[in-house]
RNA sequence: AGGGGUGUAGCUCAACGGUAGAGUCGCGGUCUCCAAAACCGUCGGUUGCAUGUUCGAAUCGUGUCGCCCCUG
Numbered sequence: 001a002g003g004g005g006u007g008u009a010g011c012u013c014a015a016c017g018g019u020a021g022a023g024u025c026g027c028g029g030u031c032u033c034c035a036a037a038a039c040c041g042u043c044g045g046u047u048g049c050a051u052g053u054u055c056g057a058a059u060c061g062u063g064u065c066g067c068c069c070c071u072g
Base pairs, nucleotide, nucleotide: 001071002070003069004068005067006066007065010024011023012022013021018055026042027041028040029039030038048064049063050062051061052060
C1' cells in the first nucleotide's frame, strides 16, 4: 500500500429497513438469625464518527477512525 472481518448498555453479545433487547455487573426488594445462592423489580444507549439513500437506517451506499487477520 491492497484485500477481508469487526465496532451496539460498565462487560459479553442479540436485533427482516418499521418502538434498540438479553445475560451479567450496579442498585432496591423477597427469602435467611446473618450472609451466600435463588427469585422479583429497577437503573443504564449520540448503535465508533461524518455524510448520503429512504416516509423511516443499528441494518443499505460513500468516506473516515480504532482493533484483528491475510497479501505484498
Molecule: transfer RNA
Organism: Clostridia bacterium